[in-house]
Molecule: transfer RNA
Organism: Devosia sp. Root413D1
RNA sequence: UCCGCGGUAGCUCAGUUGGUAGAGCAUUCGACUGUUAAUCGAAUGGUCCUUGGUUCGAGUCCAAGCCGCGGAG
Numbered sequence: 001u002c003c004g005c006g007g008u009a010g011c012u013c014a015g016u017u018g019g020u021a022g023a024g025c026a027u028u029c030g031a032c033u034g035u036u037a038a039u040c041g042a043a044u045g046g047u048c049c050u051u052g053g054u055u056c057g058a059g060u061c062c063a064a065g066c067c068g069c070g071g072a073g
Base pairs, nucleotide, nucleotide: 001072002071003070004069005068006067007066010025011024012023013022019056027043028042029041030040031039049065050064051063052062053061
């Protein structure tokens, strides 16, 4: 320098036809009990990496850039 993959909740990750963003874990509260753990229920939590473009509408499509991983030279 070139090619590919990735960046979404505190963490690990889904989101497949463009149509109100989700799960598990964690945290908080409650139930259960002699107590803890385990289990169960609920709640909290998002500038979808940045900027622009297309569109009635973008996590998703397009362009440029930033960061990480892998490959080629």